The RNA shown here (Bacterial RNase P class A) has 362 nucleotides and comes from a Sphingobacteriaceae bacterium. The RNAcentral record of the sequence draws on ENA. The prediction has a mean pLDDT of 76.
[in-house]
RNA sequence: UGAGUCAGCGAGACGAUCGCGGGUGCCGGGCCGCAAGGUGGCACUCGAGGAAAGUCGGGACUGCACAGGGCACGGUGCCGGAUAACGUCCGGCGGGGGCGACCCCAGGGAAAGUGCCACAGAAACAUACCGCCGUCCCAUGGACGGUGUCCCACGGACGGUAAGGGUGAAACGGUGCGGUAAGAGCGCACCAGCGGUCAGGCGACUGGCCGGCUAGGCAAACCCCACCGGCAGCAAGGCCAAGUAGGAGGGGGAUGAGGUGGCCCGCGGACCCCUCGGGUUGGCCGCUUGAGGCGCCGGGCAACCGGCGUCCCAGAUAGAUGAUCGUCCACGACAGGAUCCCGCUUAUCGCUGGCUCAAAUU
Repeated sequence: UGAGUCAGCGAGACGAUCGCGGGUGCCGGGCCGCAAGGUGGCACUCGAGGAAAGUCGGGACUGCACAGGGCACGGUGCCGGAUAACGUCCGGCGGGGGCGACCCCAGGGAAAGUGCCACAGAAACAUACCGCCGUCCCAUGGACGGUGUCCCACGGACGGUAAGGGUGAAACGGUGCGGUAAGAGCGCACCAGCGGUCAGGCGACUGGCCGGCUAGGCAAACCCCACCGGCAGCAAGGCCAAGUAGGAGGGGGAUGAGGUGGCCCGCGGACCCCUCGGGUUGGCCGCUUGAGGCGCCGGGCAACCGGCGUCCCAGAUAGAUGAUCGUCCACGACAGGAUCCCGCUUAUCGCUGGCUCAAAUU
């Protein structure tokens, strides 16, 4: 210098004027509304994000039993830890990729059972297509001691074989030597796998020794095992005001309505459904002090945890953060809250650092 990899940081800055939403203080006692309630002026002060996004995972909160039992169903799935919790994060193990820094993996069980394995192929889990080998048969062939004995090709029948060929993503452990009629873990050596045992490790696992020689793959197929999961969601839910009609007709209900968003039990205890005809579609709370931010110290490899100090940092409801001017720079991307928080994923501009590889120079 180039290529790569892993982290971290920032999100135009400052000033002036006007405007918008919230809070506090003072002033005012007016205006809007039937009411609940809302509203003004001045001063001070605060006012989007790293993703506010997708709404994907988890929790808080609220209601229904302060959510209980069983079945069904769904989810998760190496080990240890972190956490309120998670499918997240951290540290390891095993496997895979990369020269490397580093990255990726739903990664339990296939000797419980069932199922599937396209095409090709004989056969996809117990089979024999070609080939190889054995025995028997056999002439139109051959031999002879010559017309009936023997040998035997092609071929045929029966059997053995899984070495070789061929098919396939995958072929009954692999390579080599021995062995055999030919072969075969049939025997042996090494390697892979499985089981046992010893050692190390909390554990996943790793290493040594021994053994019989072998058991295809797929569980993001059913299934088995372990663990987890009640359901709905801030339009949750609560309070208030006004209004009509405490309307009419029909049906069900303490021999249990409606609810507990699959079913049964259990809980609980008075309303519910249909049709017709109407009314309101207003206000307040929930609503932001929280698993909170920042700094220092301590523990831990880390995720994270503990202690002390300090700060208050949007809360709207048709939805507020904008406009203009001036100065400056590296000339500004993706994009905006709507109950809150922790994650994941996606979008996106710029800067910095560690490490790796290559080339060149010293």